The prediction has a mean pLDDT of 82. A computed fold for a 79-nucleotide RNA from Sulfurovum sp., annotated as c-di-GMP-I riboswitch aptamer.

RNA sequence: GUAUUGAAAAGCCAAACUCAGCGUGAGGUGAGGACGGAAAGCCACGGGACUUUUAAUUUAAGUGAGCCGGGUUACCAAU
Repeated sequence: GUAUUGAAAAGCCAAACUCAGCGUGAGGUGAGGACGGAAAGCCACGGGACUUUUAAUUUAAGUGAGCCGGGUUACCAAU
């Protein structure tokens, strides 16, 4: 340096829920809180999900990376 793996330690993230703002909404931000996580870091590229608009569908505009793939970068340790 590369590949595989996650037994231990250090450190990291933070579901539900509560409070306060933001957004028509899906959701998001901050504080508390920990169900979990070895990419639960980043990217909406494919599939799927959800929201707005519409009588409805399509289209369009969005949300979501903690739904499954894919791309990309990376910590510790063991082999």
Of the family's consensus pairs, 94% are formed in the model.
The sequence was found by an Rfam model in a public genome assembly.